[in-house]
RNA sequence: GGGCCGUUAGCUCAUCUGGUAGAGCGCUACAUUUGCAAUGUAGAGGUGGCCGGUUCGAGUCCGGCACGGUCCA
Numbered sequence: 001g002g003g004c005c006g007u008u009a010g011c012u013c014a015u016c017u018g019g020u021a022g023a024g025c026g027c028u029a030c031a032u033u034u035g036c037a038a039u040g041u042a043g044a045g046g047u048g049g050c051c052g053g054u055u056c057g058a059g060u061c062c063g064g065c066a067c068g069g070u071c072c073a
Stems, first nucleotide, its partner, number of pairs: 001072007010025004019056001027043005049065005
């Protein structure tokens, strides 16, 4: 320098063909307990790496850039 893959909640990851962004764990509150744990219910938490483009509509499609991984030179 070039090819490929990845970047989404605090963490690990989903989201099949563009149409309301989710799960598990964690966190908060409540119930249960003498108390703790466990369990159950409810809730908070996301500018979807950044900048543009296409579209009525983009996490998803296109371009550039950044970062990480991997391969080639």
About this RNA:
This is a predicted structure of a 73-nucleotide RNA (transfer RNA) from Candidatus Collierbacteria bacterium RIFOXYD2_FULL_45_13. Model confidence (mean pLDDT): 81 of 100. Its Rfam family is "tRNA". Rfam links the family to the GO term triplet codon-amino acid adaptor activity. From the family's description: Transfer RNA (tRNA) molecules are approximately 80 nucleotides in length. Their secondary structure includes four short double-helical elements and three loops (D, anti-codon, and T loops). Further hydrogen bonds mediate the characteristic L-shaped molecular structure. tRNAs have two regions of fundamental functional importance: the anti-codon, which is responsible for specific mRNA codon recognition, and the 3' end, to which the tRNAs corresponding amino acid is attached (by aminoacyl-tRNA synthetases). tRNAs cope with the degeneracy of the genetic code in two manners: having more than one tRNA (with a specific anti-codon) for a particular amino acid; and 'wobble' base-pairing, i.e. permitting non-standard base-pairing at the 3rd anti-codon position. By type it is a transfer RNA. Lineage of the source: Bacteria > Bacteria candidate phyla > Candidatus Collieribacteriota.